A computed fold for a 73-nucleotide RNA from Candidatus Wirthbacteria bacterium CG2_30_54_11, annotated as transfer RNA.
The organism belongs to Candidatus Wirthbacteria, within Bacteria.
The prediction has a mean pLDDT of 81.
Its Rfam family is "tRNA". Rfam links the family to the GO term triplet codon-amino acid adaptor activity.

RNA sequence: GCGGGUGUAGUUCAGUUGGCAGAAUGUCUGCUUCCCAAGCAGAAGGUCACGGGUUCGAGCCCCGUCACCCGCU
Numbered sequence: 001g002c003g004g005g006u007g008u009a010g011u012u013c014a015g016u017u018g019g020c021a022g023a024a025u026g027u028c029u030g031c032u033u034c035c036c037a038a039g040c041a042g043a044a045g046g047u048c049a050c051g052g053g054u055u056c057g058a059g060c061c062c063c064g065u066c067a068c069c070c071g072c073u
Stems, first nucleotide, its partner, number of pairs: 001072007010025004019056001027043005049065005
C1' cells in the first nucleotide's frame, strides 16, 4: 500500500425487513440479616467511534475519516 472484519450503557454483547435504543453483569437506594455474602424490589447510567449523504424517519442503507484485529504484498 491492498482486501476483509469489528466499533452500541462502566464491562461483555444483542438489536434479523429502516419505525419507542435493550439484556446480562457492575454501580446506587430500599427490603431481608446481629453483620457480611446470597436473595428480592427499584433507580441511575447512551454524541449507537467521528463527519457527511439518502429518507417523513437511520444503530441499521450509501460515501469519507479514525482506532483495533486478521490476511496479502